The part of an RNA shown here (small-subunit ribosomal RNA, central domain) has 346 nucleotides and comes from an uncultured bacterium. The coordinates come from a structure-prediction model, not an experiment, and the mean pLDDT is 86. The RNAcentral record of the full RNA draws on ENA.
Context: one part of a larger RNA
RNA sequence: UUGGGUUUAAAGGGUGCGUAGGCGGUGUAUUAAGUUAGAGGUGAAAUUUCGUGGCUCAACCACGAACCUGCCUCUGAUACUGGUACACUAGCAAGUAGAUGACGUUGGCGGAAUGUGUGGUGUAGCGGUGAAAUGCUUAGAGAUCACACAGAACACCGAUUGCGAAGGCAGCUGACGAAUCUAUAUUGGACGCUGAGGCACGAAAGCGUGGGGAGCAAACAGGAUUAGAUACCCUGGUAGUCCACGCCGUAAACGAUGAUAACUCGAUGUCGGCGAUACACAGUCGGUGUCCAAGCGAAAGCGAUAAGUUAUCCACCUGGGGAGUACGUUCGCAAGAAUGAAACUC
Numbered sequence: 001u002u003g004g005g006u007u008u009a010a011a012g013g014g015u016g017c018g019u020a021g022g023c024g025g026u027g028u029a030u031u032a033a034g035u036u037a038g039a040g041g042u043g044a045a046a047u048u049u050c051g052u053g054g055c056u057c058a059a060c061c062a063c064g065a066a067c068c069u070g071c072c073u074c075u076g077a078u079a080c081u082g083g084u085a086c087a088c089u090a091g092c093a094a095g096u097a098g099a100u101g102a103c104g105u106u107g108g109c110g111g112a113a114u115g116u117g118u119g120g121u122g123u124a125g126c127g128g129u130g131a132a133a134u135g136c137u138u139a140g141a142g143a144u145c146a147c148a149c150a151g152a153a154c155a156c157c158g159a160u161u162g163c164g165a166a167g168g169c170a171g172c173u174g175a176c177g178a179a180u181c182u183a184u185a186u187u188g189g190a191c192g193c194u195g196a197g198g199c200a201c202g203a204a205a206g207c208g209u210g211g212g213g214a215g216c217a218a219a220c221a222g223g224a225u226u227a228g229a230u231a232c233c234c235u236g237g238u239a240g241u242c243c244a245c246g247c248c249g250u251a252a253a254c255g256a257u258g259a260u261a262a263c264u265c266g267a268u269g270u271c272g273g274c275g276a277u278a279c280a281c282a283g284u285c286g287g288u289g290u291c292c293a294a295g296c297g298a299a300a301g302c303g304a305u306a307a308g309u310u311a312u313c314c315a316c317c318u319g320g321g322g323a324g325u326a327c328g329u330u331c332g333c334a335a336g337a338a339u340g341a342a343a344c345u346c
Base pairs, nucleotide, nucleotide: 004317005316006315007300008299012314014201015200016199017198021194022193023192025088026087027086028085029084030083031082033081034080035077036076037075038074039073040072041071042070048066049065050064051063052062053061054060091191092188093187094186095184096183097182098181099180100179103177104176105175106174107173108172109171110154114150115149116148117147118146119145120144121143125136126135162169163168206247207246208245209244210243211242215241216240220236221235222234223233258313259312260311261310262309263308266291267290268289269288270287271286272285273284274283295302296301319346320345321344328339329338330337331336
């Protein structure tokens, strides 16, 4: 390279938007670029294959034929692909009318809990553990009542629930913004799918500047445990966790399962519509679960939300270690990220 693969063996990019490119619905006409038929030209010789012949044979040599699978030109064919023109409505998009949700951004508000402060009541312990101690407390703690303040998170509802491209999203409420679904079949008329580069978003931790700081808590200190204990347990406790703005760009970023479209037996839940309404029963579209037929799979299992049967496009894999390392380059304030080998070894 051909081939074969990518849930778990190596392998799906963290996610979206989208450039180039690749691929692309139905009908008619035309063209003849791809495609296809015939003819002509060319495709050096040697080599190769076949057939003859010459050296006594062979190697070797000579002659003839084939081959040279290609390219160019001419003349035809027109199913398919492409180009052009016209048309269509099943894809796609827009419109109209409903519906839905923890979807996003930004304000306002609320109660419980915790901590702190002040005051009251009140007296000797509190706290913590396997047991203790460190710690707090007669300068009045802990408990309890009242008031005040602060920050963070939103019990119940809550669910195999819902929404979002993913990350993710949960008290109540206003404003703004976006999306999805259903019904209709009003409009445009293939406007579509995928997407190398590119751009945007992207948990937590971390970084910069300025705020904030209740609780929790890396580091750190002390007390225990232990042979030791740089831990597990306990008492404290700083970054951080929170907010604004700007970086970082990584995760078991997981369904370890790329996107889109079509097709393939059933059963049973549930969410949002439609339709029909009798409280019943079944239908239909879109989501979300469970169990299974066929089929697939090494098996576990998957099974209309496929890992089944097909098509298009992208990404990725090619024994283990060395190594996601070195070097170079790009990005970053840094931490580091991205790209990414080889020697050697088994």